[in-house]
RNA sequence: GCAAACUCGUCGAAAGGCGAAGACGCAAAGCCACGGGCCUGACGCUCGAUCGAGAGCGAUGGCAGCCGGGCCGCCA
Numbered sequence: 001g002c003a004a005a006c007u008c009g010u011c012g013a014a015a016g017g018c019g020a021a022g023a024c025g026c027a028a029a030g031c032c033a034c035g036g037g038c039c040u041g042a043c044g045c046u047c048g049a050u051c052g053a054g055a056g057c058g059a060u061g062g063c064a065g066c067c068g069g070g071c072c073g074c075c076a
Base pairs, nucleotide, nucleotide: 001026002025007020008019009018010017011016024065030071031070032069034068035067036066037063038062039061043058044057045056046055047054
C1' cells in the first nucleotide's frame, strides 16, 4: 500500500461486480481472461410423471485472493 469473511446498500437470472463499514491475510492480494482449473446456467438442446416439478449437457456470464503465463513494480 492492498483489503478476506461478515453486515448494509445497489446492479445481476445466478455466479459475481460496485460502494460504505470492517480486517483474514498478501512482494505483487498491481494490471491483463492467453492456457489450465473452478463457479453460475439467463438462454439453447435433450430427458421428464399429471404440459410440468425436476434433472443432464453447453458460456456467449464470472473467479486475477486457484495455478501457469505476459507487462509494470516499494525499502534494503